[in-house]
């Protein structure tokens, strides 16, 4: 990491698409998951006479790919953490501004407790320089090593770092290697905020499903989660509800080629696998047997997390 999470007879019984009868009643394909669970994401359908523009407001945040789309998925760069195989990332900007940094401590956008030097001084001590030792803390304002200094200091100087150039390598993220220049005073954007890209909304309890008529507001009104232009047309209630549909053929599965490092794509061949609505799938014998745990659909698919007994299958440290 994959991949099963029962399986076979028999009796009885539950649900049932569609057949037979012709309305009594008979036969029946086929019947709960890897998570069906949370409801974290994102979409397929339906509606909404502007979806059209703006504001706000949300989302993503290295790079390329794949997808119907996504904050998943695959690669693959950097970073951290592992002996390791591998693991994880809220991975753009701090040199646009704004703001935090308790407490210890002399002092957290700037300083002197202690210590070190110079100068007076009989000492106590006063003046001045100094930020390299030490103490506090997460963090003390590049870092070490050397030269200098009265003592020190990027003051100077090598190397590393920050920035800025230039070749070379790669689609890019970046890596290599060269060069200059003493150099914006730390960290923190999962704090405000700037920078890119992205997005209509509302939801299956969405929707569809009868008219004549009669009331109210009424262009200063109604009209999609808000607000603005804008643009449409009347709008809302009572008549007025339900029976049915929406409901299961789907971006669907499984096999075989072909391409691709892979996620995935194409081609051909086959398959129809729940549609319930107080809500079906069970009980009893017996055999196999690792299957004795998590635990049951309610419009549907893609992911993600989160629960979870036991078997088998690869590969790597």
């Nucleotide at each position: 990491a994959g991949c099963c999470a029962g399986a076979c007879u028999a009796u009885c019984g539950c649900a049932g698409a569609c057949c037979u009868u012709a309305u009594a009643a008979g036969g029946g394909a086929u019947g709960a998951g890897g998570a069906a669970a949370g409801u974290c994401c994102g979409a397929g359908c339906a509606c909404c006479g502007c979806a059209a523009g703006g504001c706000a407001g949300a989302g993503u945040g290295c790079c390329g790919g794949c997808u119907a789309a996504c904050u998943a998925c695959c690669g693959g760069u950097c970073a951290a953490g592992g002996c390791g195989a591998c693991u994880u990332g809220a991975a753009g900007g701090a040199a646009a501004g704004u703001g935090c940094a308790a407490c210890a401590g002399a002092a957290a956008u700037a300083g002197a407790c202690c210590g070190c030097c110079u100068g007076c001084g009989c000492a106590a001590g006063c003046a001045g320089g100094u930020a390299a030792g030490g103490a506090u803390g997460g963090a003390a304002a590049g870092g070490c090593g050397g030269a200098g200094u009265a003592a020190g200091a990027g003051c100077c100087c090598a190397c590393c770092g920050u920035c800025c150039c230039c070749g070379a390598g790669g689609u890019a993220a970046c890596u290599c290697g060269g060069g200059g220049a003493g150099c914006c005073a730390u960290g923190u954007a999962a704090a405000c905020c700037c920078c890119a890209c992205u997005c209509g909304g509302u939801g299956c309890a969405a929707g569809a499903g009868a008219a004549a008529g009669c009331g109210a507001c009424u262009a200063u009104a109604a009209g999609u989660a808000g607000c603005c232009u804008g643009c449409u047309u009347g709008u809302c209630g009572c008549g007025a509800a339900a029976a049915u549909c929406g409901c299961u053929u789907g971006a669907a599965c499984g096999c075989a080629u072909c391409g691709g490092u892979a996620a995935c794509g194409a081609u051909g061949c086959g398959u129809c696998u729940a549609g319930a609505c107080a809500g079906a799938u069970g009980a009893u014998a017996g055999u196999c047997c690792a299957a004795u745990a998590c635990a049951g659909a309610a419009c549907u698919c893609g992911g993600c997390u989160u629960a979870c007994a036991g078997a088998c299958u690869g590969u790597c440290u």

Bacterial RNase P class A from a mouse gut metagenome, 317 nucleotides, folded computationally. Of the family's consensus pairs, 98% are formed in the model. The RNAcentral record of the sequence draws on MGnify. Model confidence (mean pLDDT): 75 of 100.